Overview:
This is a predicted structure of a 349-nucleotide part of an RNA (small-subunit ribosomal RNA, central domain) from a metagenome. Rfam family: Bacterial small subunit ribosomal RNA. Gene Ontology terms of the family: structural constituent of ribosome and ribosome.

[in-house]
Context: one part of a larger RNA
RNA sequence: CUGGGCGUAAAGCGUGUGUAGGUGGUUUAAUACGUUGGAUGUGAAAGACUUGGGCUCAACCUAAGAACUGCAUCCAAAACGGUUUUUCUAGAGUAUAGGAGAGAAAAGCAGAAUUCCCGGUGUAGAAGUGAAAUUCGUAGAUAUCGGGAGGAAUGACAGUGGCGAAGGCGGCUUUUUGGCCUAAUACUGACACUGAGACACGAAAGCGUGGGGAGCAAAAGGGAUUAGAUACCCCUGUAGUCCACGCUGUAAACGAUGAGAACUGAGUGUUUGGCAGCUUGUCUGCUAAGUGCUUCAGCUAACGCGUUAAGUUCCCCGCCUGGGGAAUACGGCCGCAAGGCUAAAACUC
Numbered sequence: 001c002u003g004g005g006c007g008u009a010a011a012g013c014g015u016g017u018g019u020a021g022g023u024g025g026u027u028u029a030a031u032a033c034g035u036u037g038g039a040u041g042u043g044a045a046a047g048a049c050u051u052g053g054g055c056u057c058a059a060c061c062u063a064a065g066a067a068c069u070g071c072a073u074c075c076a077a078a079a080c081g082g083u084u085u086u087u088c089u090a091g092a093g094u095a096u097a098g099g100a101g102a103g104a105a106a107a108g109c110a111g112a113a114u115u116c117c118c119g120g121u122g123u124a125g126a127a128g129u130g131a132a133a134u135u136c137g138u139a140g141a142u143a144u145c146g147g148g149a150g151g152a153a154u155g156a157c158a159g160u161g162g163c164g165a166a167g168g169c170g171g172c173u174u175u176u177u178g179g180c181c182u183a184a185u186a187c188u189g190a191c192a193c194u195g196a197g198a199c200a201c202g203a204a205a206g207c208g209u210g211g212g213g214a215g216c217a218a219a220a221g222g223g224a225u226u227a228g229a230u231a232c233c234c235c236u237g238u239a240g241u242c243c244a245c246g247c248u249g250u251a252a253a254c255g256a257u258g259a260g261a262a263c264u265g266a267g268u269g270u271u272u273g274g275c276a277g278c279u280u281g282u283c284u285g286c287u288a289a290g291u292g293c294u295u296c297a298g299c300u301a302a303c304g305c306g307u308u309a310a311g312u313u314c315c316c317c318g319c320c321u322g323g324g325g326a327a328u329a330c331g332g333c334c335g336c337a338a339g340g341c342u343a344a345a346a347c348u349c
Stems, first nucleotide, its partner, number of pairs: 003321004007303002012317001014201004021194003025088001029084003033081002035077008049065006091191001092188004096183004103177007110154001115149007125136002162169002206247006215241002220236004258316001260314004265295013278281001298305002322349003331342004
C1' cells in the first nucleotide's frame, strides 16, 4: 500500500455556510464517451511456463507451442453509467393560514438581597471556627428603624421542559430580526446530498484602549493547623469578574457517537401542533415534529446500543495504523503577547 477500523481499546475536525470535486429521483428519444462481444494488426529476441530433443544424468544448450491479461483500427449490441433531448411529482423549494419557544441584537424599566454613606433607637460585644486567633467595636460596633448611593445577578414559576449549528440562552416591556413546526390547497419541476481548500461563528481564562467596580476573588499579606503546610479552614485583599470596541481561537468545545437518505417488533412518560369520536371529559383514538425511559430482533470484546441505533444498506467528508520520545524540535503560517495551527527524527521498550 492493501485491508481493517473510529461510544469506552489509536481514531469524528468545536460548529456552521459553501467553491472545486464525488454522488444523485421518474419517463421518452437520440448518441455510442464509459461498458460488452467479435475481427484484424501489433504486443522484438532472450528469460519464465508447457511439451519434445541434445550433451551418459543434471546444471546447461536447443525446437515448437501457449502466453504476453496491453494498445490501435474496424464491425456489432444499447441494458446500466455519461452526454443531449423530453416527461413527471414521491426529493427539494415557494406561496397561503395558523402555532410554540430562556433563538439573536438594541433601548428602557422593575423588585428582593449584599455592601457602603447619612440620621434615629440602643449597649458591649460582634464576627469566625473542629477549637481558636488574626479582624471589627465605648472615637458607639453587632442588632433595629428611616433616608440615600452604586454595581452585579434575576428567587418562586422551573420541568431527563423549551430554543439554538455549536459555543450557549432564564426578571418585565418595546423595537428590529433568524430559524422551526402543523394543516390544506396551489405553484416551480431534481433546482438535491456531501463538501478538500476558503469564509463565518466559537465557553472560560488571557491580551490592548477607555470606562466601571457592589459582591465574589487568582496573586499578595496575616491568623490557624502541622514535624513542615509555599495547601485544605479563618480574616483581609489586587488583577479579574461587568460595559464598549478590537484581538486571542482553545476546552472532558462530550452523546467522548460527522452529515444526509431508506428500511426494521412492542410498551410507557412528556413538549408543541392537527384530525376524529362520543359518554363533552382532568376523556379516548389517530397523526406530525421533538424530548426521555424499558425492551424484541440484530449488533458488540464486553459494558451496552436498540425507529433519537452502536441494527440492515447507500453516498460524501474527516480521522487512526504499537508505547515513550511528542500537545515536542526545526521550518512555515497566524498572533501585540501569551501562544495557536501544521508536524518529524535520532534514541528506547